Molecule: Glycine riboswitch aptamer
Organism: Pseudoxanthomonas broegbernensis
RNA sequence: UCCAAACACUCUGGAGAGAUCGGCCGCCCGCCAGGGCCGCGCCGGCGCCGAAGGGGCACGAAGCCGCGUCCUCGUCCGCAGCUUCCAAACUCUCAGGCAAAAGGACAGAGGGGCACAG
Numbered sequence: 001u002c003c004a005a006a007c008a009c010u011c012u013g014g015a016g017a018g019a020u021c022g023g024c025c026g027c028c029c030g031c032c033a034g035g036g037c038c039g040c041g042c043c044g045g046c047g048c049c050g051a052a053g054g055g056g057c058a059c060g061a062a063g064c065c066g067c068g069u070c071c072u073c074g075u076c077c078g079c080a081g082c083u084u085c086c087a088a089a090c091u092c093u094c095a096g097g098c099a100a101a102a103g104g105a106c107a108g109a110g111g112g113g114c115a116c117a118g
Base pairs, nucleotide, nucleotide: 002118007112009110010109011108012107013106018046020045021044022043023042024041025039026037027036028035029034047098048097049096053094054092055091056090060085061084062083063082064081066079067078068077
C1' cells in the first nucleotide's frame, strides 16, 4: 500500500390503520338565545394499525430428577416430567402510530472504516 465483516454517515426506494368523538383553554361574530373557527395545545372515550423500540413462542441443545432395560452398583440406552438457552416480516400491542410532513423495519448505491494472511 491492497483488503472482509461489523459500524455509523450521505442519497434513493419503503407498507398499514378515524384530517374520529366529547370536554377544557384560546380566538372571532353576535340580535346576548347562541353560532363559528383555529391549535402539529391539554384531558378523556370509542374504533383501528404493526415496519422504531420492547415482550412471547417452535425445532433443537444442555442440565436435573423419576421410571424402565441390564444389573451387585454405576455407566450407556429408552421414555416421561421440570429448569435454562434459542429465530422471524409469526404473535402480543407495553411503547409507538392512524391527511400531508415527519418517522419507518428492511433493501440498494456511494464514499468512509477495517482484522488475519499475503